[in-house]
C1' cells in the first nucleotide's frame, strides 16, 4: 500500500495497451461580480528605433560655459525708484567641460558553452592574496619639474586630432628620516639533534607620507594582528552509448630552472618509458550543478521557471591594459560577421539591463510613477545618483477568501418537455406575490490610519559616541486600507458530461451519411454512444481539451518478478580473473552495531506561537534535514593475519563392470558385378500401368571370382560416455565412474565473464575409393497442372585420410554443484547376509505415487519440493534474428544485432460444443436384394426467364416450384387504362335539420352517376322516442414499407432418444459427476455397477380407429314366407358397455439381473396394424397479403366507387402430376356381378320419354341406416396379330349441350371429321418392406359452371432383404483441431485495381 476495461463461445494464467489520481512558468474553447498574496519569452545566447539602468565629491584642484542672487556702471520706459536690457565683477550660492580621488569586479540579466574538482559534501594550504572596515605599534619633514582645462593656430563632412603658450592639485617625481618591512651575510639557543629545523643577536643594502578646513575633525605613509572576500589541492558522489576497446608525446614521472599572490608539466632544457583501461579509458550524443520542487506507502522516479548559493558568458573569437580585486554586460586593442552615418576620405555600435519594437512561436506584460521605505556607490554633512528596489498598470496564468441573496409562498398557475392507464407526471417553491437583510454595488461624508525609523535646530544626561525630551521637516503608492450614512435584491453563473470504465436518461432529427471515440467501440429506419432539445450528474468563477512529469506499473521486481509447455538455460566441457565457502581456537577492529562532537547557509518542510477582519500569504521558536567527517566503546556475524581438526575434497590398496575413446588383423551372410553351366519367354514395377531390361538368352537357378560399404540373432524402460555421440570377432594403447577398505594430505572446494578445447547431419578443400542408397538431372506415370508424393535409371554425396566450418526440435524443449524431505514396485553393476525360497546395502537407470509445488497439463529423493552459492537468459506481437557496422570464414555463411512503422493484442493450459477423406458401438427404404417411376414425347399445372400499359403480391436447397389459391370469363383483385366522389365504400359518438327511407319506370351514360318520377314508415302515457336521411364535427380508410421491431400460427432437423434441474461431491474457474461404464432394447427402455442421491420436459402408456369374443338394445337394418301386410331379434349389421395380450405360462442362453430365444394357447404374441400426440432447441427459416400489432409513409389519395382490360402473353428452361407408346393389351359384345366413405333442398334425382350424345322434358321418392348420386378393373365370348397399328390421342374443323347480365380475350362438356410426337427414354435420379407397392375405379370440399390438383374411400394384390464393406442422415463413447458465424470454418501465396 484500494482498482477498473480490453484476447475467449466460456475458464484460468502470461502478457501488453487504456483509463480514474495528483501536479504545470503551460496553451486553446466556452464563460467571467470582487478582493489578497504569488507568477508571468519554456521558442531564434534572433536582430533592434527611442528613453532610461553608474556615478559623486567645490571641505584635493586650476577655474567659470550656464542658472540664480549681489556690486558697480551704463541705456530705455519713465510714476525718482521699480520694471527690462546691456557691460564689468567668481567676492556668493552653485557649477557644464578638465584634472585629481574613490566607485565602476557590486548590483541587474542570461544559460550558449562546460559531463569539468564545474557542482554538492567533507577535509587540507608550514603553498597564498585580500581595497574598503576594526585593533595595535610609529610617522606625517624639505624640495621640484610637467600637464589637461583655458587661450591662439590648423586638419577634418564628422567622429576625432595635431601644433604652440600659460598654470594648479591630495596628479607625478627627488631628498631626508626608518618604528619597522624586504633581500644578503655572519654567529648561533632549543628540538627526536646525523641531515634538518632554526628561537636570539648582530652587520650591509634598499624602502614611506597629502594635504583640507569653520580647529576639531576627516585624511595620507610604514608595520603587525583580526575580521570579510577571494585564490589553490584532494577523497567521494555526479546522464546515455561497447554497432566507440584500446588510449596517450608535454603524454606519465623525476632533476633543475623561469613564471605566479601561491602549488603545479602551468612553461621549458635533459633523463627514464611510463601513466589511463571491461571496476569502462578514449570517442560520440545530450547537459549549467545544488539547496529544492512534482509523485510515490516507502524505496524510487521524474525536474531545476520563480527565490537562495555556486559556476559560466556578455554579438562571435583572441589579448592584455587599469586596479586590492577583471582578463573587464553598459572598458581598451585586433580580427569576423551584420547593422547604421558619410562630402566616400574615413568614422559609430553592441539591450542574455528596464521598458519597449520586428520576427520566431500554441504562447507570455506598461516605452508606469518614486528614490518615502529597504539596501548600494561618492561626501564631513545636508544631499546626489540608483529600471537594485518599493508601488502602481496588463493578463482567471495559480492558491486562497466572498458574493451573486434569505424566509414564507399550490390552483402544485401559464410556458415547455417528455412519458401515460387520459386521471395525471416532470420542470417544481422554482416563478408570480408577501416580508427581512445590505456582504458587494451607487452615492456622500469621516479618516493628515499604521508602516516614520529618521534628518536639521535645541536642551538635557553620560562622556567623546550612544541616549531621552523638544521643535521644524520627509509618503510614491493615496484621500488608498479602515469607519460611519443613504438607497435598494437592487449590479453578478457558467462549463463538461450522462453506453461500460464512471455520478446523471428521455424524445425528435440522421440513417455505415454526417459524424463521435481515451480504451473497448458506436451510426446500414424505433441510436440512453452522432446534431438538438428536455431533464438530470459533477464542478463552480471557473468548467472542460491538448501537451509534459509520476503515480496506478509488483509492467526492470533492493524492497519486490521470472526462465518444462506463456518471452526467457548458453550444443557440451576445462578453466584465469570474479563472486560463494565446512568444524575448533586466538588476535585485530576495515564492515557493523552504539555513544559524542563539528557539519549539514538562509528559504523550503513539519509542530507550537503570532501578524493581516478570516485564510492562503507573512513572521518568529522548536524540530527534520534519514549525509560525510572526526573521537571513544562492543566484538556476535562478515573480512584479515595466526594455530589447530577430519564429517568437503582428493591419494594410495583390494575386486569387479561397461555398444567408452583410438589404432591394427580377421570373419560371415547379403547386395551388385565378371566368367561358366542349366534353362525359355519373359522380367521387373505398381492402386493400375508405363519408361526400363530381354531371343545378342534376360529374371530364375548351381559353381567359381572380384569389390566395397553395413554387422542379422542376441537386445531390453539395458550398458557407457561431459555432449554430439557408440554395436560382429579379436589384439595393443588410453580414459573413466562404481563399490570395498580407512593408510596418507589436511579445505586443497563449488560456480565461472574474456578463453581454450569437443561438437550429428549437410556442406567446403585436397588425395583415395564408389558395392549399396542417392540430393541435382533425365524418362514413365498421376494431375486441370505436378518443377512433388509413385515407378525406372542416376552425378555429387555417403567410405577412408588430413584440413575447413561451428550449426540442429544440439530436447528432459527443464544450467552446474551441495543440504534436507513419506513411501511402493521393477532392473544394470558391486559387497553383505542366507533356511537358496529370498532379503540387506551403495552407485545408477525406470515405473507409480503422499506432503509439497504449479496458471493448468503435469512434476514428485533423478522435483518443477523445502533452502544455499554461481552462471546464462526474458521483459507484447509484427518489423526480425532482417537492416547498418564490426568479428570469424575458401565459400556457403556463422557470431554480435537495431530502428522507423504498424496492431490491441499475439500467447499458454485447460473446458462445452462442433468438425475430421480419425477410431470404435449402434440405427433409418441409407445402401444392398426387389417392384414401379420420373428424366425422353405431346399435353395439364406452377416456377424461373422475357415480354407488357398492367402481365398484382408472396414462397426460393433439403424445409419454393398442382405451393397461399379447397376452384381469376365480371365479381373476387390486391394490378393497368380511363370516368368519378372527398367526413368519403364500411363502422360510430355528438349536434342541427328533415319525415321518410326506398323507389317502380321514363330519359342522359360504357357504368359509377345524374335528372325528372307514381307509389311510400312503426310505437306513444301526446311530451317524445325508435328508424332513416341529409349537414357540420370528432373518430376513418390504406393487401403501403418493416417477418430483420412483433404476437399468434407453420416448416424442417425428427416420433431422433434425447435435453435439464435440485442437493451433494471433484475442479481456483469455464465446468464435470448423475447422463459414463457391462449388458438390453424401437427408446436416457430396463437390469447391474458406480461419488452419486433423486426429479423433471421428452419414450412408452393413457385417447381414436382397426382386428376377436361376450353382453345389452333394434329401426330406416336383418330374417322366414312367392308378394305385401303383421310377426320375430337367432344371423349380418348398427353402437354402448366389457372380455382379451400381461413375455402372463413352459424350455434354452444369459451374472442368481434385465432380457433375448424357441414352443404352447390364442383371432390376435412380444409397442398386432393405423392415427392424433412432435422434448430443449437450431435455421434473424416463412408469414405485417388469414388475423392482430409497434414504428413509418400516404389523405380531392398510397382512400373508395365503376366500364374495359391483366392476372390465362411465350424464342426458352425447370419442377410436379395426369395420358401413353401396347397383345398381362386395345376395341366390341353378354350381361351376369361384387364395395367402403361420403353428399344431397335455389338440392339429389328413380321410373319413363326424346336424342347417335352431351342433354332435354317430366317427376315417384328423400332433409336420408327409408330416396337418390352408386362403380370399375375382373369375368366370359369374339376380333385385331407386332404395325406408328383397331396402339397412342394431341392439335384442327364443323355442328351441338350446359351454367351463367355475359363463354371474344378466357369455361367445361358431346358427336362427326382431322389422327402430330411417341415404339420405354443419356448422364443422373425417385418411392415403396404388407393388405405395403402396383393397378382399379368411387367420393367429398371449394364451386353458378368448371378437376390430370388436393383430401378421403373401397376392390384386386406382388416381388425382395445375403448382409451393413460402401453413399446419405442420425444416435452414444473416444481422440486431434490454430474451428466456436463453429469446415460453406480458419488460413497462406501469386495475380489485378486502387
Nucleotide at each position: 500500500u484500494a482498482g477498473a476495461g480490453u484476447u475467449u463461445g466460456a475458464u484460468c494464467c502470461u502478457g501488453g495497451c487504456u483509463c480514474a489520481g495528483g501536479a504545470u512558468g503551460a496553451a486553446c474553447g466556452c464563460u467571467a461580480g470582487c478582493u489578497a498574496c504569488a507568477g508571468g519569452c519554456u521558442u531564434a545566447a534572433c536582430a533592434c528605433a527611442u528613453g532610461c539602468a553608474a556615478g559623486u565629491c567645490g571641505a584635493g584642484g586650476g577655474g567659470a560655459a550656464a542658472c540664480g542672487g549681489c556690486g558697480u556702471u551704463c541705456u530705455a520706459g519713465c510714476u525718482u525708484g521699480c520694471u527690462a536690457g546691456a557691460a564689468c565683477g567668481g567676492a556668493c550660492g552653485u557649477c557644464g567641460a578638465c584634472c585629481g580621488g574613490c566607485g565602476c569586479a557590486c548590483g541587474g540579466g542570461u544559460g550558449a558553452g562546460u559531463a569539468a574538482c564545474g557542482c554538492g559534501u567533507a577535509u587540507c594550504c608550514a603553498a597564498c592574496c585580500u581595497g574598503g572596515c576594526c585593533c595595535g605599534a610609529a610617522g606625517u619633514a624639505g624640495g621640484g619639474a610637467a600637464u589637461a582645462a583655458u587661450c591662439c593656430g590648423u586638419a577634418g563632412a564628422a567622429a576625432u586630432g595635431c601644433g604652440g603658450u600659460c598654470u594648479a592639485a591630495u596628479g607625478c617625481c627627488c631628498u631626508a628620516u626608518g618604528u619597522g618591512g624586504u633581500u644578503c651575510g655572519a654567529a648561533g639557543a632549543a628540538g627526536a639533534c646525523a641531515u634538518c629545523c632554526g628561537a636570539u643577536u648582530u652587520g650591509a643594502a634598499u624602502u614611506a607620507a597629502a594635504a583640507a578646513u569653520u580647529c576639531a575633525u576627516c585624511g595620507c605613509u610604514u608595520c603587525g594582528g583580526g575580521a570579510u572576500g577571494g585564490g589553490g589541492a584532494u577523497g567521494c558522489g555526479u546522464c546515455u552509448g561497447a554497432u566507440u576497446a584500446g588510449g596517450c608525446a608535454g603524454a606519465a614521472g623525476g632533476c633543475g630552472g623561469g613564471g605566479c599572490a601561491a602549488c603545479g608539466g602551468c612553461c621549458c632544457a635533459c633523463c627514464u618509458u611510463a601513466c589511463c583501461g571491461a571496476c569502462g579509458a578514449u570517442c560520440a550524443g545530450u547537459a549549467g550543478g545544488g539547496g529544492u520542487u512534482c509523485u510515490g506507502a516507502g524505496a524510487g522516479g521524474a525536474a531545476a521557471g520563480u527565490c537562495c548559493c555556486c559556476c559560466a558568458c556578455a554579438u562571435u573569437g583572441g589579448a592584455a591594459c587599469u586596479g586590492a580585486g577583471a582578463c573587464a554586460c553598459g572598458g581598451u586593442c585586433c580580427a569576423a560577421a551584420c547593422u547604421c552615418c558619410u562630402a566616400c576620405g574615413g568614422g559609430a555600435g553592441g539591450c542574455a539591463g528596464c521598458a519597449g519594437u520586428g520576427a520566431g512561436g500554441a504562447a507570455u506584460a506598461u516605452u508606469g510613477g518614486u528614490c518615502a521605505a529597504u539596501g548600494g556607490c561618492c561626501g564631513g554633512a545636508a544631499g546626489g545618483c540608483u529600471g537594485a528596489a518599493c508601488c502602481a498598470g496588463c493578463c482567471a496564468a495559480g492558491u486562497a477568501g466572498c458574493g451573486u441573496g434569505c424566509a414564507g409562498g399550490a390552483u402544485g398557475a401559464c410556458g415547455g418537455c417528455c412519458c401515460u392507464a387520459u386521471g395525471g407526471g416532470u420542470u417544481g417553491u422554482a416563478a408570480a406575490c408577501u416580508g427581512c437583510u445590505u456582504u458587494u454595488g451607487u452615492a456622500c461624508g469621516g479618516g493628515g490610519a499604521u508602516a516614520a525609523a529618521g534628518u536639521g535646530g535645541g536642551u538635557c544626561a553620560c562622556g567623546u559616541g550612544u541616549g531621552a525630551c523638544u521643535u521644524a521637516u520627509u509618503g510614491c503608492a493615496g484621500g488608498u486600507a479602515c469607519c460611519g450614512u443613504a438607497c435598494g435584491a437592487a449590479u453578478a453563473a457558467g462549463g463538461a458530461c450522462c453506453g461500460g470504465c464512471u455520478a446523471a436518461u428521455u424524445c425528435c432529427g440522421u440513417g455505415c451519411c454526417a459524424g463521435c471515440a481515451g480504451c473497448c467501440g458506436c451510426g446500414g429506419u424505433a441510436a440512453u454512444a452522432c446534431g438538438g432539445a428536455a431533464g438530470g450528474u459533477c464542478c463552480g468563477g471557473g468548467c472542460g481539451u491538448u501537451a509534459u512529469c509520476c503515480g496506478g506499473a509488483u509492467u526492470u521486481a533492493u524492497u519486490g518478478g521470472g526462465u518444462u509447455u506463456a518471452a526467457a538455460g548458453g550444443g557440451a566441457g576445462c578453466g584465469c580473473a570474479g563472486g560463494c565457502c565446512g568444524c575448533c581456537u586466538g588476535g585485530u577492529a576495515a564492515g557493523c552495531g552504539u555513544g559524542u562532537u563539528g557539519u549539514g547557509a538562509a528559504a523550503u518542510g513539519u509542530a507550537g506561537g503570532g501578524g493581516c477582519u478570516c485564510a492562503a500569504c507573512c513572521u518568529u521558536u522548536g524540530c527534520a534535514u534519514u549525509g560525510c567527517a572526526g573521537c571513544g566503546c562492543g566484538a556476535a556475524c562478515u573480512g584479515c593475519c595466526g594455530g589447530g581438526c577430519u564429517a568437503g575434497a582428493g591419494u594410495a590398496c583390494g575386486c569387479a563392470c561397461g555398444a567408452c575413446g583410438u589404432u591394427g588383423g580377421c570373419g560371415g551372410a547379403a547386395u551388385u558385378u565378371g566368367c561358366c553351366g542349366u534353362g525359355u519367354a519373359g522380367c521387373g514395377g505398381u492402386g493400375a500401368a508405363a519408361u526400363g531390361c530381354u531371343u545378342a538368352g534376360a529374371u530364375a537357378u548351381g559353381g567359381c571370382g572380384a569389390a566395397g560399404a553395413a554387422c542379422u540373432c542376441c537386445g531390453a524402460u539395458u550398458g557407457c560416455g561431459a555432449a554430439g555421440g557408440c554395436a560382429g570377432c579379436u589384439g595393443g594403447c588410453g580414459g573413466g565412474a562404481g563399490c570395498g577398505c580407512a593408510a596418507c594430505u589436511g579445505a586443497c572446494g563449488c560456480u565461472c565473464g574474456u578463453g581454450c578445447u569437443c561438437g550429428a547431419a549437410a556442406g567446403u578443400g585436397c588425395g583415395g575409393g564408389u558395392a549399396u542408397c542417392g540430393a541435382a538431372c533425365a524418362g514413365g506415370a498421376u494431375u486441370a497442372g505436378a518443377u512433388a508424393c509413385c515407378c525406372u535409371g542416376g552425378u555429387a554425396g555417403u567410405c577412408c585420410g588430413c584440413a575447413c566450418g561451428g550449426u540442429a526440435a544440439a530436447c528432459g524443449a527443464u544450467g552446474g554443484a551441495c543440504g534436507c524431505c513419506c513411501g511402493c514396485u521393477a532392473u544394470c553393476c558391486g559387497u553383505c547376509c542366507u533356511u537358496u525360497g529370498g532379503g540387506a546395502u551403495g552407485u545408477g537407470u525406470g515405473g507409480c505415487c503422499a506432503a509439497g509445488c504449479g496458471a493448468a497439463a503435469g512434476c514428485g529423493u533423478u522435483a518443477a519440493g523445502c533452502g544455499u552459492c554461481c552462471c546464462a537468459c526474458c521483459u507484447g506481437g509484427g518489423g526480425a534474428g532482417u537492416a547498418c557496422g564490426c568479428c570469424g570464414g575458401c565459400a556457403a555463411c556463422g557470431g554480435u544485432g537495431a530502428a522507423a512503422c504498424u496492431c490491441a493484442a499475439a500467447g499458454g493450459a485447460a473446458u462445452u460444443g462442433a468438425c475430421g477423406g480419425g477410431g470404435g458401438c449402434c440405427c433409418g427404404c441409407a445402401c444392398a436384394a426387389g417392384c414401379g417411376g420420373a428424366g425422353g414425347a405431346a399435353c395439364a399445372u406452377g416456377u424461373g426467364g422475357u415480354u407488357u400499359a398492367a402481365u398484382u403480391c408472396g414462397a426460393u436447397g433439403a424445409u419454393a416450384c398442382g405451393c397461399g389459391a379447397g376452384g381469376a370469363a365480371c365479381c373476387u383483385u390486391a394490378c393497368c387504362c380511363g370516368g368519378g366522389c372527398u367526413u368519403g365504400a364500411a363502422u360510430u359518438g355528438c349536434a342541427g335539420a328533415c319525415g321518410a327511407a326506398c323507389g317502380a319506370c321514363c330519359a342522359a351514360g360504357a357504368g359509377a352517376u345524374u335528372g325528372g318520377a307514381a307509389g311510400g314508415c312503426c310505437c306513444u302515457c301526446c311530451g317524445g322516442g325508435g328508424c332513416g336521411u341529409c349537414u357540420g364535427u370528432g373518430a376513418a380508410g390504406g393487401u403501403g414499407c418493416u417477418g430483420c421491431a412483433u404476437g399468434g400460427u407453420u416448416g424442417u432437423c425428427g416420433u431422433c432418444a434425447g435435453c435439464u434441474c435440485g442437493u451433494g461431491u471433484c475442479g481456483u474457474g469455464a465446468g464435470a459427476u448423475g447422463u459414463u461404464g457391462g449388458g438390453u432394447u424401437a427408446a436416457g427402455u430396463c437390469c447391474c455397477g458406480c461419488a452419486a442421491c433423486g426429479a423433471g420436459c421428452g419414450c412408452a402408456a393413457c385417447c381414436c380407429u382397426u382386428a376377436u369374443g361376450g353382453u345389452u338394445a333394434g329401426u330406416u337394418g336383418c330374417u322366414a314366407c312367392g308378394c305385401a301386410a303383421g310377426a320375430g331379434c337367432a344371423c349380418u349389421c348398427u353402437a354402448g358397455c366389457c372380455a382379451g395380450a400381461c413375455u402372463g405360462c413352459c424350455g434354452u442362453u444369459g451374472a442368481c439381473a434385465a432380457a433375448a430365444c424357441g414352443g404352447a394357447g390364442g383371432a390376435a404374441g412380444g409397442u398386432g396394424g393405423g392415427g392424433a400426440c412432435g422434448a430443449c432447441g437450431u435455421c434473424a427459416a416463412a408469414u405485417c397479403a388469414u388475423c392482430a400489432u409497434g414504428c413509418c409513409c400516404c389523405u380531392u389519395a398510397c382512400g373508395u366507387c365503376c366500364u374495359g382490360g391483366g392476372c390465362u402473353a411465350c424464342a426458352c428452361a425447370c419442377g410436379u402430376a395426369a395420358u401413353a407408346c401396347a397383345a398381362u393389351g386395345g376395341c366390341g359384345a353378354u350381361c351376369a356381378a361384387c364395395a367402403g366413405a361420403g353428399g344431397g333442398a335455389a338440392g339429389c334425382a328413380a321410373u319413363a320419354c326424346a336424342g347417335u350424345g352431351a342433354u332435354g322434358u317430366g317427376g315417384a321418392g328423400c332433409a336420408a341406416a327409408u330416396c337418390c348420386c352408386u362403380a370399375a378393373a375382373c369375368a366370359u365370348c369374339g376380333u385385331c396379330u407386332c404395325a406408328g397399328u383397331u396402339c397412342g390421342g394431341a392439335c384442327u374443323g364443323c355442328a351441338g349441350g350446359c351454367u351463367g347480365c355475359a363463354a371474344c380475350c378466357c369455361g367445361c362438356c358431346u358427336g362427326c371429321a382431322c389422327g402430330a410426337a411417341g415404339u420405354c427414354g443419356g448422364a443422373a435420379u425417385u418411392g415403396c418392406u404388407a393388405g405395403u407397392a402396383a393397378u382399379c375405379g368411387c367420393g367429398g370440399a371449394u364451386c353458378a359452371g368448371c378437376a390430370u390438383g388436393c383430401c378421403g374411400c373401397g376392390g384386386u394384390g406382388a416381388a425382395u432383404a445375403c448382409g451393413u464393406u460402401c453413399c446419405c442422415g442420425g444416435g452414444c463413447c473416444u481422440u486431434g483441431u490454430a474451428c466456436u458465424c463453429a469446415c460453406c470454418g480458419c488460413c497462406c501465396g501469386u495475380c489485378a485495381a486502387g

Predicted 3D model of a 1394-nucleotide RNA (small-subunit ribosomal RNA) from an uncultured bacterium. The coordinates come from a structure-prediction model, not an experiment, and the mean pLDDT is 83. It matches the Rfam family "Bacterial small subunit ribosomal RNA".